[in-house]
RNA sequence: AGAGUUUGAUCCUGGCUCAGAAUGAACGCUGGCGGCGUGCUUAACACAUGCAAGUCGAGCGAGAAAGCUCCUUCGGGAGCAAGUAAAGCGGCGAACGGGUGAGUAACGCGUAAGAAUCUACCUUUUAGUGAAGAAUACCCUCGAGAAAUCGGGGCUAAUGCUGCAUACGUCCCUUCGGGGAGAAAGAUGGCCUCUUUGCUGUCGCUGAAAGAUGAGCUUGCGUACUAUUAGCUUGUUGGUGGGGUAAAGGCCUACCAAGGCGAUGAUGGUUAGCCGGCCUGAGAGGGUGUACGGCCACAUUGGAACUUAGACACGGUCCAGACUCCUACGGGAGGCAGCAGUGGGGAAUAUUGCGCAAUGGGCGAAAGCCUGACGCAGCGACGCCGCGUGGAGGAUGAAGGUUUUCGGAUCGUAAACUCCUGUUAAGUGGGAAGAAAAGCCUAUCCUUAAUACGGAUAGGAAAUGACGGUACCAUUAGAGAAAGCACCGGCUAACUUCGUGCCAGCAGCCGCGGUAAUACGAGGGGUGCAAGCGUUAUUCGGAAUUAUUGGGCGUAAAGGGUACGCAGGCGGUACAUUAAGUCAACUGUUAAAUCUUCCGGCCUAACUGGAAGCCAGCAGUAGGUACUGAUGCACUAGAGGAUGAGAGAGAGAAGUGGAAUUCUCGGAGUAGCGGUAAAAUGCGUGGAUCUCGAGAGGAACACCAAUGGCGAAGGCAGCUUCUUGGCUCAUUCCUGACGCUCAGGUACGAAAGCGUGGGGAGCAAACAGGAUUAGAUACCCCGGUAGUCCUGGCCGUAAACGAUGGGCACUAGGUGCGGGAAGUUAUAGAUCCUUUCCGUGCCGCAGCUAACGCAUUAAGUGCCCCGCCUGGGAAGUACGGUCGCAAGGCUGAAACUCAAAGGAAUUGACGGGGGCCCGCACAAGCGGUGGAGCAUGUGGUUUAAUUCGACGCAACGCGAAGAACCUUACCUGGGCUUGACAUAUACGGUAAAACUAUAGAGAUAUAGUCCCUCUUCGGAGACCGUAUACAGGUGCUGCAUGGCUGUCGUCAGCUCGUGUCGUGAGAUGUUGGGUUAAGUCCCGCAACGAGCGCAACCCCUACCUUUAGUUGCCAGCGGGUAAUGCCGGGAACUCUAAAGGAACUGUCGGUGACAAACCGGAGGAAGGUGGGGAUGACGUCAAGUCCUCAUGGCCCUUAUGCCCAGGGCUACACACGUGCUACAAUGGCCGGUACAAAGAGUCGCAAUACCGCGAGGUGGAGCUAAUCUCAAAACGCCGGUCCCAGUUCGGAUUGGAGUCUGCAACUCGACUCCAUGAAGGUGGAAUCGCUAGUAAUCGUGGAUCAGCAUGCCACGGUGAAUACGUUCCCGGGCCUUGUACACACCGCCCGUCACACCAAGAAAGCCGAUUGUACCAGAAGUCAAGAUGCCAACCUUCGGGGGGCUACUGCCUAAGGUGUGGUUGGUGAUCGGGGUGAAGUCGUAACAAGGUAACC
Repeated sequence: AGAGUUUGAUCCUGGCUCAGAAUGAACGCUGGCGGCGUGCUUAACACAUGCAAGUCGAGCGAGAAAGCUCCUUCGGGAGCAAGUAAAGCGGCGAACGGGUGAGUAACGCGUAAGAAUCUACCUUUUAGUGAAGAAUACCCUCGAGAAAUCGGGGCUAAUGCUGCAUACGUCCCUUCGGGGAGAAAGAUGGCCUCUUUGCUGUCGCUGAAAGAUGAGCUUGCGUACUAUUAGCUUGUUGGUGGGGUAAAGGCCUACCAAGGCGAUGAUGGUUAGCCGGCCUGAGAGGGUGUACGGCCACAUUGGAACUUAGACACGGUCCAGACUCCUACGGGAGGCAGCAGUGGGGAAUAUUGCGCAAUGGGCGAAAGCCUGACGCAGCGACGCCGCGUGGAGGAUGAAGGUUUUCGGAUCGUAAACUCCUGUUAAGUGGGAAGAAAAGCCUAUCCUUAAUACGGAUAGGAAAUGACGGUACCAUUAGAGAAAGCACCGGCUAACUUCGUGCCAGCAGCCGCGGUAAUACGAGGGGUGCAAGCGUUAUUCGGAAUUAUUGGGCGUAAAGGGUACGCAGGCGGUACAUUAAGUCAACUGUUAAAUCUUCCGGCCUAACUGGAAGCCAGCAGUAGGUACUGAUGCACUAGAGGAUGAGAGAGAGAAGUGGAAUUCUCGGAGUAGCGGUAAAAUGCGUGGAUCUCGAGAGGAACACCAAUGGCGAAGGCAGCUUCUUGGCUCAUUCCUGACGCUCAGGUACGAAAGCGUGGGGAGCAAACAGGAUUAGAUACCCCGGUAGUCCUGGCCGUAAACGAUGGGCACUAGGUGCGGGAAGUUAUAGAUCCUUUCCGUGCCGCAGCUAACGCAUUAAGUGCCCCGCCUGGGAAGUACGGUCGCAAGGCUGAAACUCAAAGGAAUUGACGGGGGCCCGCACAAGCGGUGGAGCAUGUGGUUUAAUUCGACGCAACGCGAAGAACCUUACCUGGGCUUGACAUAUACGGUAAAACUAUAGAGAUAUAGUCCCUCUUCGGAGACCGUAUACAGGUGCUGCAUGGCUGUCGUCAGCUCGUGUCGUGAGAUGUUGGGUUAAGUCCCGCAACGAGCGCAACCCCUACCUUUAGUUGCCAGCGGGUAAUGCCGGGAACUCUAAAGGAACUGUCGGUGACAAACCGGAGGAAGGUGGGGAUGACGUCAAGUCCUCAUGGCCCUUAUGCCCAGGGCUACACACGUGCUACAAUGGCCGGUACAAAGAGUCGCAAUACCGCGAGGUGGAGCUAAUCUCAAAACGCCGGUCCCAGUUCGGAUUGGAGUCUGCAACUCGACUCCAUGAAGGUGGAAUCGCUAGUAAUCGUGGAUCAGCAUGCCACGGUGAAUACGUUCCCGGGCCUUGUACACACCGCCCGUCACACCAAGAAAGCCGAUUGUACCAGAAGUCAAGAUGCCAACCUUCGGGGGGCUACUGCCUAAGGUGUGGUUGGUGAUCGGGGUGAAGUCGUAACAAGGUAACC
């Protein structure tokens, strides 16, 4: 410090997620030791048991017992125990310490100040401490009660209580002279004394003054969320009198006034103890408040006071409620949020331990006692820190595991083994510090009368340890007892094998898993951390993702519809004053701990001691004055006014005009009009449309007209008048900052809509009809009502848009338009030109922007103010509030759900977008298919099997260039198991093969005949048998693959290097203007070049030449025949087959841009790639093929392998494809007759001849082929016949008879002859091929092959028609445009309905919680009042008084009750929508012109 994730890719926006640190944690697996910390976050739920606050005999009176000893009359008594225990009165403490965080949004806390206060114990100072009295507990006795406890009577003490005396200070009153009021307690030592009285120390007590400490009170500032809480308040705000308190104060009360708080958020609601700190972060911040420390609050819930220095009191009291316990039912007792512990709750949190040795606290003069504070121990890896689980050597790289390309690699120096060490743990032995004070003794000094007491110093003796069997040290033995957890697809370090097969499972995000999973599970290996490791939860960080530091708002979320304007914020120039902000100095404070640095102590670290820093905040003091503020006084550049001109659909009102539509009337006129893509509904013979004239009525204003003008926006348009707002220019006269913005507020605000009264021509929601359609509640058409118009009211919203808030200033230009002004020149003028101000457009630099784009009219650069945004959906919805007559508007969530949603641009693809172009693509033609019969392939069906594959074009006469057996992969049956075939090893053998016979369907088995080659004699080869490795598989996966192939497409495209442009994907080049069959060529150009394709080079063909001349040829010469190149010969011709030539837009004319090229012509055998072939770019289709072959993986192994026989692949209701033959006269049949090319042939082609009607047979000349053979070409031509018919067309089917091939034609071959003679009369919708030697038509050959061809491949013969043209269909190319598509339109995607689940809303109600208000009732208690009651101290004249107490009463008041509201939670039949779900239903709304542009 970043990373992953939206896309085909890119940039941006934006969310989600991860890596880090942390925790009072929990859970899973695992677990050796120690140190230091830490441990109910939940039920402030309920608690058994024990302990947690006592102490003082030096304040007081009284006072046991056990036990021991002695005595005894044996009943008991005495002494010690012991002035002890226990209890009581009294004093001090119990208000500290300890716990918890329920409540509290508050002067509660933090910080800084303040004045009207108190403060026990402590310290200092000062003055005192005199003399009396009356009670009472304990105790005794009587009584009530189950108990708790209580009552009556009697005795008694005090540092308990009450008067009196005294009064330096104190308090009160004051006429400042004075007057009045108010205290106390003793105890214990020492000395002296006969005793008393004395003297004195210490501790106490009282009054007063001060200090310290602690506490109370007040104030400034700070302190969570919520406005879907906007008004709150009657003791309320203030005053006066009174009361009350330690103390100011409405704190309380009476009266008076009517205030006080609030948008700088009152009041209400929700949540929460606050802080030092802690966690995180670079910081600013954010989160948090456990442990430690400070403050607060609470103590079962609520209320209340008493006592006290201090409480409204955790281990006190009273009352009320709930709960628990005891009970004799009458009544009582209790409060762990003290320490342990129990139950419960919970994911979860410890011992009913030891000790007061230390530290601290209470009491005491002290010893001492008490102390669950505290010190320690125990439990828990809960956290932090430290240590260990061994070290060195050790290669045969052991065994074993894993893996493998079978060679090896790896675990791995790891182990074994050798030599060492001895931490920890274990045993044994030793063994600190924490403990020295206090107290005691001695000495000295001080004090004193004192050698008491007390204090200081020094010395001495004795004692005190829970921890503790401590730490630590030594020693013994022995590598012995001590390693796991998570992860290994990317982020993120770390990879393989097996299993599984969208299953099981994983997952933080993206995402893995559908048979080769580095992502699941396991093994091996590796990586990380380590006595821990992971997971979960939470916080901060990353997140600049709430942005002060440090973000945005044209299109991503986001500018309010517009203006005016109060509060608020901000504000021009000069001077002066001030010093609030601001700056700097000093002072106080900011507790300690924490944090940082340094030094020290535990071996180190954690931990801890000391010192320094830090805690920049708040308050104060004295200063400075640039800026801001405040005050004063000026100024004119901002703003406004005045004067003079100007433009304008600016607004309101009144009037008025013509054109047009419609209607009415009249004339004329006749059959249609109207409407549409086409129609129909509709109108019209009762006279329409059309046309002429007259009239009525409403609405809107053609041309001008614009890129124009005006207005704040909405918006504004005939003309005239009236009223009126704003703006601009010029003059520079006046005022003197008067300004800008603006939450709330107010006004305006299109259309539609609402309500009132009018109006209503046209148009036109709803509605109705006609069409269209699968449907058509639409688009189109005929009608038509609200409405549209006016009036005076509502509504208050729009894609109210420039998707761009307002103001001011600054920052290159160019060019239009509108409105002014000034000027130069020419001039009579119009006008042109220059400058300038205002408005409104376009282009464009810098700059900005994610890009698009903006660019003086900013989206640039700055300042000021306002509004708004923070992932998508749910949702602008629900609830609440508010406005509205309603419709609805404004404000405006959450649960839940997703990992995206989105912007701009890029490349493609697509479009019922556009432009250009091509192709038998259409059109123009010719011939077919689709109908028939047959052939063949496919589907389907059937079957034991009908083997398998191929499925739009690009499967279907395809693999198959040929299934009777074989083929053959399928089925049935019979057999074999190292195998039909390969290699190797070991052992054994010498045959094996062939032939014959037998059995069998055959494979096979048995028997017989036969008895291998080479040799260096070892053996080798070959073969057979046995055994082991292995063979074998047309079994699966073409979606694991290679290779090959199809297709787009022989379409003209596909790319690269360098450069340039762009943030980038990418672009450019390759686009543009021409041209071409062509990215072919030319020109232009930020491109310049290049590659694969195109073309050419290759083959065939068309012409010529040369060479050659047999098997081919025969012109001339010769010979010969019935005839024939038959022969001699020839090399001319044809031909054959080799080499060359020839064609290149070369040439002429025209067009074109002086180009490329095109058009036409000449010549030429051929003319513009001459014709044909081969040749197939980058890629697409997971296209086809595992059954050609090869091959990974999986599967079978007496079978999914191998052999054999028979069957099947040939089935047959049917459907489709491809063909053949036809339907006839351009024909059929018969006879005669002419002309090819290209092939094949020895396992072959086979002539002449003979036989057969024929298929064919007999026979075998010739030919390994320019020689011989197949071989006859056919259509054609000549002649004849048929005469339009199911025929002399057509030949299916069937019967019979044959031929050939073959081991074998039954299933299941081809052919021949005789006989038979079906359908079919030109084929619906639809659809195919072809542009010239082509289509059509005719025959010929070949491969395969024993045989089998209508198929396939090839060959020649005869030989057309048509193309205007590119609108349309299909396919393709280039450019451009739109896109929400990228699996790319066979795309994407919307809504209802149906089903399931989820959360939230409404709902008659029901049940709680909380709170307001009115009233009832009112415990305890303070206060008031207080008996017709009661009473020790003092006074008394003894009567009483003074003073006090109680009952009762009153005010206040908790719980409670009644009524009525608010808020909030739960639940609720049912209802409406929302979200999510697998491949459901209906349509097709949106994205392309999405097929009616979309949207508000």
A computed fold for a 1496-nucleotide RNA from an uncultured bacterium, annotated as small-subunit ribosomal RNA.
Rfam family: Bacterial small subunit ribosomal RNA.
Its mean pLDDT, the model's own confidence on a scale to 100, is 84.